Predicted 3D model of a 72-nucleotide RNA (transfer RNA).
Rfam family: tRNA. The family's RNA type in Rfam is transfer RNA. About the family: Transfer RNA (tRNA) molecules are approximately 80 nucleotides in length.

RNA sequence: GGGGUCGUGACGCAGUGGUAGCGUGUCCGCUUUGCAUGCGGGAAGUCCCGAGUUCAAGCCUCGGCGUCUCCA
Repeated sequence: GGGGUCGUGACGCAGUGGUAGCGUGUCCGCUUUGCAUGCGGGAAGUCCCGAGUUCAAGCCUCGGCGUCUCCA
């Protein structure tokens, strides 16, 4: 220098154009003498940045940044 992969709550990930979800974690409550487990409920994401297409974009297109990887 060129090709490819990935980027979504604190963390690990799902989401094939129409309300952004799951698990773990966290907070509150119940249960206990207390802790853990279990059960119920809540908070937390302008979806890496910018532009474009579209009635509508996490998803499609382009550029940029970063990660991992292959080639030279």